RNA sequence: AGGGAUAUAGUUCAGUUGGUAGAACGCUAGAUUCUGACUCUAGAGGUCGCAGGUUCAAGUCCUGCUAUCCUUG
Numbered sequence: 001a002g003g004g005a006u007a008u009a010g011u012u013c014a015g016u017u018g019g020u021a022g023a024a025c026g027c028u029a030g031a032u033u034c035u036g037a038c039u040c041u042a043g044a045g046g047u048c049g050c051a052g053g054u055u056c057a058a059g060u061c062c063u064g065c066u067a068u069c070c071u072u073g
Stems, first nucleotide, its partner, number of pairs: 001072007010025004019056001027043005049065005
């Protein structure tokens, strides 16, 4: 330098043919307990890497860029 993959909650990851974004763990509060742990209930937490485009509507489609990883020379 060429080619490819990935980027979504604090972490690990889902998200179907484009239709109003979820799980587990973690965190906070409550219940339980003599206290803690376990268990149960509720809650908070997201500019979907960045910037554009298409569309009534984009995490999803298109373009460029950035980061990480793989690969060819």